[in-house]
């Protein structure tokens, strides 16, 4: 000098479920009796990087995420738990102030 990779900047996508218990709203109901719904309220329990965060992940070299899917097969107190689907369709970039590492070229001593 150049290239990777890590990082860092700046733009952008992404997902938020499952259960106890408490408080609270509506709805039936005579009824703070009782059953059903809800809650980005609170405190626990499950996966999980993340289950309302200033956070997490992930951006084409796409294991983030979406849809097939109210899927299919196993396990669980349940679940979008796990595994299949799945090389399947879709999915969001661009740059490099500084360090630091790996190779590799040229030139000087």
């Nucleotide at each position: 000098c150049c290239g990777c990779c890590u990082c860092g900047c700046u733009a952008g996508g992404g997902g938020u479920c499952c259960u106890g218990g408490c408080a609270u709203g509506c709805g039936c109901g005579a009824a703070c009796a009782g059953c059903g719904c809800g809650u980005u309220g609170c405190c626990g329990g499950g996966u999980g990087a993340g289950a309302g965060a200033u956070a997490c992940c992930c951006u084409u070299c796409g294991u983030a995420c979406c849809u097939g899917a109210u899927c299919u097969g196993g396990a669980u107190a349940a679940u979008g738990c796990c595994a299949g689907c799945g090389a399947a369709g879709g999915a969001a970039a661009g740059c490099g102030c500084a360090a630091c590492g790996c190779a590799g070229u040229u030139c000087c001593c």